[in-house]
RNA sequence: AGGGGUGUAGCUCAGCGGUAGAGUGCUGGGGCCAGAAAUGGCGAACCCAGAGGUCGCUGGUUCAAAUCCAGCCAUCCCUG
Numbered sequence: 001a002g003g004g005g006u007g008u009a010g011c012u013c014a015g016c017g018g019u020a021g022a023g024u025g026c027u028g029g030g031g032c033c034a035g036a037a038a039u040g041g042c043g044a045a046c047c048c049a050g051a052g053g054u055c056g057c058u059g060g061u062u063c064a065a066a067u068c069c070a071g072c073c074a075u076c077c078c079u080g
């Protein structure tokens, strides 16, 4: 320098034109410990709930883009 892969929640990944999701982690409750209680502490396992995203960036196509197209950025691989 040329070619190809990947980029989505803290992490690992799904979703491939029509409501952005799962597992795990995080927070709270149930829970457990101390106490007469108020309350304080812990929060290992299990259950429930919640928060957390400008889908790498900028444009384009489309009624509608994480998804299609172009350029760029990061990273990995191949060729020289």
Base pairs, nucleotide, nucleotide: 001079002078003077004076005075006074007073010024011023012022013021018063026050027049028048029047030046031042032041033040034039056072057071058070059069060068
Transfer RNA from an uncultured bacterium, 80 nucleotides, folded computationally.
Its mean pLDDT, the model's own confidence on a scale to 100, is 82.
Rfam family: tRNA. The family's RNA type in Rfam is transfer RNA. Rfam describes the family as follows. Transfer RNA (tRNA) molecules are approximately 80 nucleotides in length.